This is a predicted structure of a 544-nucleotide part of an RNA (large-subunit ribosomal RNA, domain I) from a Pseudomonadota bacterium.
Taxonomically the source falls in Pseudomonadota (Bacteria, Pseudomonadati).
The prediction has a mean pLDDT of 83.
It matches the Rfam family "Bacterial large subunit ribosomal RNA". Rfam links the family to the GO terms structural constituent of ribosome and ribosome.
[in-house]
Context: one part of a larger RNA
RNA sequence: CGUUUGGUGGAUGCCUUGGCAGUAAGAGGCGAUGAAGGACGUGAUACUCUGCGAUAAGCCACGGGGAGCUGAGAAUAAGCUUUGAUCCGUGGAUUUCCGAAUGGGGAAACCCACCUGACAGUUCGUUAUUGUCUGCGAAGCGAAGAAAUUCGCCGGGCAGUCAAUAAUGGGCUGAGACAGGUACUUCUACCCUGAAUACAUAGGGGUUUAAGGGCGAACCCGGGGAACUGAAACAUCUAAGUACCCGGAGGAAAGGACAUCAAUAGAGACUCCGUUAGUAGUGGCGAGCGAACGCGGAUCAGCCGAGCCUUGAGAGUGACUGGAAUGGCCUGGAAAGGUCAGCCAUAGCGGGUGACAGCCCCGUACAGGAAGCUCGAUGGGACGUAUCAAGUAGGGCGGGACACGUGUAAUCCUGUCUGAAGAUCGGAGGACCGCCUCCGAAGGCUAAGUACUCCUUACUGACCGAUAGCGAACCAGUACCGUGAGGGAAAGGUGAAAAGCACCCCGACGAGGGGAGUGAAACAGUUUCUGAAACCGGACGCCU
Numbered sequence: 001c002g003u004u005u006g007g008u009g010g011a012u013g014c015c016u017u018g019g020c021a022g023u024a025a026g027a028g029g030c031g032a033u034g035a036a037g038g039a040c041g042u043g044a045u046a047c048u049c050u051g052c053g054a055u056a057a058g059c060c061a062c063g064g065g066g067a068g069c070u071g072a073g074a075a076u077a078a079g080c081u082u083u084g085a086u087c088c089g090u091g092g093a094u095u096u097c098c099g100a101a102u103g104g105g106g107a108a109a110c111c112c113a114c115c116u117g118a119c120a121g122u123u124c125g126u127u128a129u130u131g132u133c134u135g136c137g138a139a140g141c142g143a144a145g146a147a148a149u150u151c152g153c154c155g156g157g158c159a160g161u162c163a164a165u166a167a168u169g170g171g172c173u174g175a176g177a178c179a180g181g182u183a184c185u186u187c188u189a190c191c192c193u194g195a196a197u198a199c200a201u202a203g204g205g206g207u208u209u210a211a212g213g214g215c216g217a218a219c220c221c222g223g224g225g226a227a228c229u230g231a232a233a234c235a236u237c238u239a240a241g242u243a244c245c246c247g248g249a250g251g252a253a254a255g256g257a258c259a260u261c262a263a264u265a266g267a268g269a270c271u272c273c274g275u276u277a278g279u280a281g282u283g284g285c286g287a288g289c290g291a292a293c294g295c296g297g298a299u300c301a302g303c304c305g306a307g308c309c310u311u312g313a314g315a316g317u318g319a320c321u322g323g324a325a326u327g328g329c330c331u332g333g334a335a336a337g338g339u340c341a342g343c344c345a346u347a348g349c350g351g352g353u354g355a356c357a358g359c360c361c362c363g364u365a366c367a368g369g370a371a372g373c374u375c376g377a378u379g380g381g382a383c384g385u386a387u388c389a390a391g392u393a394g395g396g397c398g399g400g401a402c403a404c405g406u407g408u409a410a411u412c413c414u415g416u417c418u419g420a421a422g423a424u425c426g427g428a429g430g431a432c433c434g435c436c437u438c439c440g441a442a443g444g445c446u447a448a449g450u451a452c453u454c455c456u457u458a459c460u461g462a463c464c465g466a467u468a469g470c471g472a473a474c475c476a477g478u479a480c481c482g483u484g485a486g487g488g489a490a491a492g493g494u495g496a497a498a499a500g501c502a503c504c505c506c507g508a509c510g511a512g513g514g515g516a517g518u519g520a521a522a523c524a525g526u527u528u529c530u531g532a533a534a535c536c537g538g539a540c541g542c543c544u
Stems, first nucleotide, its partner, number of pairs: 001541007013529001014493002018464002020461007027453002029215002037098003040053003044076001047073003059092006068080003103112003113182005119174013133160004140153005184212003189207005219250001220248005230237001234284001260267002271298005281289002302445003308381003314375004320368003326341005342359002344348001350362003394418008404430001425440005480487002500528001503515004
């Protein structure tokens, strides 16, 4: 060097539990009735995940379902179940501690309280029952007496004393344990106080009622508001009212029923899209910025609480139910393959099954479906129905917004100073004036068309296929790094089925290996499919 055979290594091929991008629907919130997120517990069982909360892999009810079940890593024990379990749907109960965290504190998951109640004990009162003792003593019996009457026995009943028990009410006490309350702000109602200032009022305190607070992906409105950058430097300008910060709301938000446009003809709220149009303009007339009228569409609705309460025809969703039709032979470890002969189809979407299955299984088309929830026709009921807008319009000064940088600068907003008219009036039509035309400001509400997707369901892909696709296919926002804010991985595949190598041998009762056995295959042996290259050996041959 060549041929070959191994080791190492994990490329490649194939696969997919996971992602990515959408479509159509739904949902668009959760929270002091304590959320989101956690800590700690909870099993026959050490740990982790999942579930759950001292009723703790669960409790109750209703509905479904019908033979197995006691979640996963992962077995064993002990149990449950046709008197219907496990499981699924709906509703309810429980729901430790932290967390807005809210009784006070705090180094989160801890510490320390107070009030009231319940409970327990004790004491007092009332009532009741039973018993003890005392007193009165009906009726009855006996005796005396002519009778009235008197005496004795028995003693129902009544009253009182004492005791026990029970119920109830009041007071007091209670180490620990149990339940409820006790934060702040605003609103409601009431009470007590109480200034300047006499009555008052403001203010303060208390009780009560209701609400708020925090979290959440984007979308929305408002209040603040950059710089890099571009202008080939840079200051007006641009970037851009962008990023970012703050406040607020909703399923959408905002806007909205002309003191609007238009131009001699007319239109008729608002929002969004296309066009008008990169036009008219604006602009150190640089860089750039950039409309409107009109037209075509989407959707249409008007008004002064348009809604509220109740009824609930019907529709949707919905655990789930029914749901057609194939056999033989051959190859093979295995038939769904090949072959022969059949069948179903409102079902030949898809997935699984030992290779490629309409007819094996789950399903699919189609038909049905409880509760709950959603939409909702119709009928009934109750309430409400305002009133014409002044420190306003306009003006001066200074700013800002309008495509419009002070400009001929109209229009809108206002920090400051001013300041009308009253429908015989007022505003606008891009300085201003006249005519003409169109409207009625200084109160308010309003669906749809529009924006978005943390999330649910179904489906789709000339999207990825483990260095790809989310950072994360795997117990990943983990391990690890950082004081911290924060940064942030690697890591998939035995086999159809563990059938995961009984037993024997070498060895240290090892590691590892050799037999044997399983299997279609063990060069499929858990470092497990395939198993490239770099790199390192063995054998043989050749060259020096």